[in-house]
Context: one part of a larger RNA
Molecule: large-subunit ribosomal RNA, domain IV
Organism: Terasakiella brassicae
RNA sequence: UGGUGUUGAAGGAACUCGGCAAAAUUCACCCGUAACUUCGGGAUAAGGGUGACCUGUAUUUGCGCAAGCAGAUAUGGGUGUCACAAAAUUGGGGGUGGCGACUGUUUACUAAAAACACAGGGCUCUGCGAAGUCGCAAGACGACGUAUAGGGUCUGACGCCUGCCCGGUGCCGGAAGGUUAAAAGGAGUGGUGCAAGCCAUGAAUUGAAGCCCCGGUAAACGGCGGCCGUAACUAUAACGGUCCUAAGGUAGCGAAAUUCCUUGUCGGGUAAGUUCCGACCUGCACGAAUGGCGUAACGACUUCCCCGCUGUCUCCAACACCAACUCA
Numbered sequence: 001u002g003g004u005g006u007u008g009a010a011g012g013a014a015c016u017c018g019g020c021a022a023a024a025u026u027c028a029c030c031c032g033u034a035a036c037u038u039c040g041g042g043a044u045a046a047g048g049g050u051g052a053c054c055u056g057u058a059u060u061u062g063c064g065c066a067a068g069c070a071g072a073u074a075u076g077g078g079u080g081u082c083a084c085a086a087a088a089u090u091g092g093g094g095g096u097g098g099c100g101a102c103u104g105u106u107u108a109c110u111a112a113a114a115a116c117a118c119a120g121g122g123c124u125c126u127g128c129g130a131a132g133u134c135g136c137a138a139g140a141c142g143a144c145g146u147a148u149a150g151g152g153u154c155u156g157a158c159g160c161c162u163g164c165c166c167g168g169u170g171c172c173g174g175a176a177g178g179u180u181a182a183a184a185g186g187a188g189u190g191g192u193g194c195a196a197g198c199c200a201u202g203a204a205u206u207g208a209a210g211c212c213c214c215g216g217u218a219a220a221c222g223g224c225g226g227c228c229g230u231a232a233c234u235a236u237a238a239c240g241g242u243c244c245u246a247a248g249g250u251a252g253c254g255a256a257a258u259u260c261c262u263u264g265u266c267g268g269g270u271a272a273g274u275u276c277c278g279a280c281c282u283g284c285a286c287g288a289a290u291g292g293c294g295u296a297a298c299g300a301c302u303u304c305c306c307c308g309c310u311g312u313c314u315c316c317a318a319c320a321c322c323a324a325c326u327c328a
Stems, first nucleotide, its partner, number of pairs: 001323008010314002014312001019309001027051005036041001038157001052079012080084001092307004097302002099299002104116002120155007132141003158294004163224003168221002170217005177212003183206002188201005225243005252286001253283001264280005
């Protein structure tokens, strides 16, 4: 000097990105427990008290024929210690937001999460030699299943809900019409030949799917405006005009895991708060199963605050052991 521990005056998070680390809490019994809630929970909520040993009384359990032995509970009296769950083992707690309902799963060796999964919900395909998948095939899985089944895809408990747009793309439907390949067709034309013929070329017409066309479909891919004016203070605009569109963002939420300007403005908390909570709405660039908004319980998730606690710190010190180091 480093490591691992133990202890510490006064203060008690002033440390720090952040209470990281440490300390504290920890057991049993008795008492007592809030908001909220899906009435199950929340809950060991929180917060208090008691606990050793000696001894009296009462009740009682097991074993035993009994005497008794080994315990338990309640209640009374007393004794000693700094300290009685005397060691070890052994929850810190509370409040408010965000996200995800939950228990689970994951980057074997830097990420455990808000990511994945999930029960539940929807759409779609599939009538059985099913669809789908593997295979050249035979064949196999699906399934020794049969639409309350199986495949694909999206969403993700529960509660309240899920608005408008089918113009584009996709998908589905459509006995008409247009286009149209091979093929059919063969008016004709050309070459050659004396000719029969042979060879080449060839208009009209017929002709499938697809595409065009006509409809449907958004819990399919997706999309969901601009300008100008107007009320008896001002301001604002319920109202009007106009242009464009397939339709112009409904409910709910909103400086948000989304807000650039921005440390927006107001309120709360602090002596002081770029974070946090509650509002406002001027949403650069929220928004309804790429789900919207809530939500009890849950979380080695994450934000902020408080109580307790402490060497995290003010500010370091001592001790023990192990190394390093010096000497032998």